A computed fold for a 166-nucleotide RNA from an uncultured Coriobacteriia bacterium, annotated as glmS glucosamine-6-phosphate activated ribozyme aptamer. It was read from a public genome assembly, where an Rfam model found it.
[in-house]
């Protein structure tokens, strides 16, 4: 290093759950349910978008559906502040380069604001399968977003200190 078996693990709008709510089963009332208890199980966020490396604090964008639990709650997370290293760009240092100095982002590497643009996925229809249910997988048809992000314009950051080398 290469085949082969077996086992673990594959998640980052993610995972779980003792609340709740359902669902089957039993108990137990009763004429017969409900309500109550026991097991045993089901539910419990639709995607879009988002990671340089490291601390530290915070505890996380964005819309869709719905108006019924997508409730209620925990863990975790690529969010947000500040710091330090790496990197981009932009301005200053004679300034093309090394290099130094701010500022400002993260490789798509400024920032406001307008205007244009493009982009899901549940849901809803149609159909098949698993489960006794509660409820779960799956295919198919056709929609529909906003933030990010792209493109235009406008504005703004674009000052100041300080030593070098080619």
């Nucleotide at each position: 290093c290469g085949u082969g078996a077996u086992c673990c693990a594959c998640a980052a709008g993610c995972g779980c759950c003792g609340g709740g709510a359902c669902u089957g089963c039993g108990c137990g009332c009763u004429g017969g349910u409900c309500a109550g208890c026991g097991c045993a199980g089901u539910c419990g966020a639709c995607g879009a978008g988002g990671u340089g490396g490291g601390a530290g604090c915070u505890g996380a964008u964005c819309g869709a559906a719905a108006c019924a639990u997508u409730c209620g709650g925990c863990g975790g997370a690529u969010g947000g502040c500040u710091c330090c290293c790496c990197g981009g760009c932009a301005u200053c240092g004679c300034a093309u380069c090394c290099c130094g100095a701010u500022g400002u982002c993260g490789u798509g590497a400024c920032c406001a604001c307008a205007c244009c643009g493009a982009c899901a996925a549940a849901g809803c229809c149609c159909g098949a399968g698993g489960g006794c249910g509660a409820c779960c997988c799956c295919g198919g048809a056709g929609a529909c977003a906003g933030a990010a992000c792209g493109g235009u314009g406008u504005g703004g950051a674009g000052a100041a200190a300080c030593a070098g080398g080619a």
Record summary
The coordinates come from a structure-prediction model, not an experiment, and the mean pLDDT is 79. Its Rfam family is "glmS glucosamine-6-phosphate activated ribozyme aptamer". The family's RNA type in Rfam is riboswitch. Rfam links the family to the GO terms catalytic activity and regulation of gene expression.